[in-house]
Context: one part of a larger RNA
Molecule: large-subunit ribosomal RNA, domain IV
Organism: soil metagenome
RNA sequence: CUCGGGUGAAGGAACUAGGCAAAUUGGCACCGUAACUUCGGGAGAAGGUGCGCCACCAGAGGUGAGGGUCCUUGCGACCUAAGCUUUAGGUGGUCGAAGAAACUAGGUGGCUGCGACUGUUUAUUAAAAACACAGCACUCUGCAAACUCGAAAGAGGAAGUAUAGGGUGUGACGCCUGCCCGGUGCCGGAAGGUUAAUUGAGGGUGUUAGCUUCGGCGAAGCGCUUGAUCGAAGCCCCGGUAAACGGCGGCCGUAACUAUAACGGUCCUAAGGUAGCGAAAUUCCUUGUCGGGUAAGUUCCGACCUGCACGAAUGGCGUAACGAUGGCCACACUGUCUCCACCCGAGACUCA
Numbered sequence: 001c002u003c004g005g006g007u008g009a010a011g012g013a014a015c016u017a018g019g020c021a022a023a024u025u026g027g028c029a030c031c032g033u034a035a036c037u038u039c040g041g042g043a044g045a046a047g048g049u050g051c052g053c054c055a056c057c058a059g060a061g062g063u064g065a066g067g068g069u070c071c072u073u074g075c076g077a078c079c080u081a082a083g084c085u086u087u088a089g090g091u092g093g094u095c096g097a098a099g100a101a102a103c104u105a106g107g108u109g110g111c112u113g114c115g116a117c118u119g120u121u122u123a124u125u126a127a128a129a130a131c132a133c134a135g136c137a138c139u140c141u142g143c144a145a146a147c148u149c150g151a152a153a154g155a156g157g158a159a160g161u162a163u164a165g166g167g168u169g170u171g172a173c174g175c176c177u178g179c180c181c182g183g184u185g186c187c188g189g190a191a192g193g194u195u196a197a198u199u200g201a202g203g204g205u206g207u208u209a210g211c212u213u214c215g216g217c218g219a220a221g222c223g224c225u226u227g228a229u230c231g232a233a234g235c236c237c238c239g240g241u242a243a244a245c246g247g248c249g250g251c252c253g254u255a256a257c258u259a260u261a262a263c264g265g266u267c268c269u270a271a272g273g274u275a276g277c278g279a280a281a282u283u284c285c286u287u288g289u290c291g292g293g294u295a296a297g298u299u300c301c302g303a304c305c306u307g308c309a310c311g312a313a314u315g316g317c318g319u320a321a322c323g324a325u326g327g328c329c330a331c332a333c334u335g336u337c338u339c340c341a342c343c344c345g346a347g348a349c350u351c352a
Base pairs, nucleotide, nucleotide: 001347002346003345004344005343006342007341008340010338011337014336019333027051028050029049030048031047036041038172052094053093054092055091056090057089059087060086061085062084063083066080067079068078069077070076071074095099107331108330109329110328111327112326113325114323115322119131120130135170136169137168138167139166140165141164147156148155149154173318174317175316176315178248179247180246183245184244185241186240187239188238189237192236193235194234202226203225204224205223206222207221210217211216249267250266251265252264253263276310277307288304289303290302291301292300
């Protein structure tokens, strides 16, 4: 010096990213116990007191020797009761620094974010605010179900049957969940437009029996080509639908100080963000401003609203309980520190 353990004057978080680590607390009994609350909790809240050993006192429980009474003489009933033992208490005494004497054995409280909760997860750097969850909602599915696996047979779904099953979103509970269907998607509609294979009207053209005033014309057939007509879904079209994907404005003026604008004008839009919340896990400017806590606070708590760029099941806002969860504060406690010292052990190291 490294590792493990122990003690420490005065101070007591001044350490540090951060009380990390350590210390404190710790058992049983009794007293006592706040806000808040979903009335269950919170709660072991917090905060206190007692605790050894000896003697005596009276009580309760277990066991029950022995004695007595009675008769129906029994493995009988009843009364009494020693001893041993268990336990809660009362009184008195007694020893130590210390009586839950060792081991074992919660530190506590306050404010707040997130997630309701118990659970699950990156085997081997992440346990969380991520996933799941009960609950809620939408949607599909009438059974040979939808859906999934499989060229198929077949199987799962399900030996179930819409109080069932599949998919999607949200995520206990409480109060709620506004406006927009123009775009995209989905559902419904079928008048019109467009439209495939199919069908093959008519035309063009090649060939040539025949005709010919030899220039040509040209039936049928066989070919090449064109494509009238017939023709479903889809798309166009017409409606619906946002707990479907999603979206939810700008400029100008105006009140008897100023400021601000309930109000008015105008442009655009499918509609212009409602309730609630708000410098927030979201705020760039920003350490915003004000208040609180500190001697001093880029963090924290409470407000304000100028929301760069919150906002309502991509859920909004609250919320008791819960959390090896994030931030902040206080009490207790301490070698974390001021500032290090010593002790015990195991190594390293030196010598043999």